[in-house]
RNA sequence: GGGCCGUUAGCUUAGUCGGUAGAGCACCGCAUUCGCAUUGCGGCAACGGGAGUUCGAUUCUCCCACGGUCCA
Numbered sequence: 001g002g003g004c005c006g007u008u009a010g011c012u013u014a015g016u017c018g019g020u021a022g023a024g025c026a027c028c029g030c031a032u033u034c035g036c037a038u039u040g041c042g043g044c045a046a047c048g049g050g051a052g053u054u055c056g057a058u059u060c061u062c063c064c065a066c067g068g069u070c071c072a
Base pairs, nucleotide, nucleotide: 001071002070003069004068005067006066007065010025011024012023013022019055027043028042029041030040031039048064049063050062051061052060
C1' cells in the first nucleotide's frame, strides 16, 4: 500500500425485502426479610464520524476513524 470482516446501552450481544431498535448481566426504585442475599415487578440507558440516495437509513452507496485477519 491492497483485499476481506467488524464497530448497536457501562459490558456481552440480537436485528436480510429500508418503515416504532430488542435481550442478558450491571445500575436505580418498589415489594418480600429483623437485616442481607435470593426472588418478583417497574425504571434509566445505545446504532463510531461525515456525505449521498430515499417520503423515510442501524439497514443501501462513498469517504474517514478504530479494531481484527490475509497478501505484498
The prediction has a mean pLDDT of 83. This is a predicted structure of a 72-nucleotide RNA (transfer RNA) from Microgenomates group bacterium RBG_16_45_19. Its Rfam family is "tRNA". It is annotated as a transfer RNA.